About this RNA: Predicted 3D model of a 117-nucleotide RNA (c-di-GMP-I riboswitch aptamer) from Paenibacillus turpanensis. The organism belongs to Paenibacillus, within Bacteria. The sequence was found by an Rfam model in a public genome assembly.
RNA sequence: AAUCGAAAAAGGCAAACCUGAACGAAAGUCAGGGACGCAAAGCCACGGGCCUAACGCAUUCGCCACAUCAAAGAUGAUAGCUACACUGUGCAAUGCAAUGGCAGCCGGGUUGCCGAA
Numbered sequence: 001a002a003u004c005g006a007a008a009a010a011g012g013c014a015a016a017c018c019u020g021a022a023c024g025a026a027a028g029u030c031a032g033g034g035a036c037g038c039a040a041a042g043c044c045a046c047g048g049g050c051c052u053a054a055c056g057c058a059u060u061c062g063c064c065a066c067a068u069c070a071a072a073g074a075u076g077a078u079a080g081c082u083a084c085a086c087u088g089u090g091c092a093a094u095g096c097a098a099u100g101g102c103a104g105c106c107g108g109g110u111u112g113c114c115g116a117a
Stems, first nucleotide, its partner, number of pairs: 004115002012038002017033004022029002036104001042110003046107003049102003056096005062091002064088002066076004
């Protein structure tokens, strides 16, 4: 120095869960508590994987489209009811989809404490 990792020593980190008129559309993050674990459970989203889907795109026997609030809903107005068609930077649902995440999923990169065998 490399490999390696001890019923060693000094320290370190902190899952689940709880709390927060902290950030975020969410996933998640952050702060405090907590401790299942961890020798890189330090750091980097580079490859794979996983999570989310705001923006965007697509779809729909869907909703709405006269006025007001906030196009859901309500109230009011319009002789009434029903049906169909068309239109829409509209709403909703569903699907697709990272430019958003996860380093405590795996690989890779990079830095690093201690020193028994």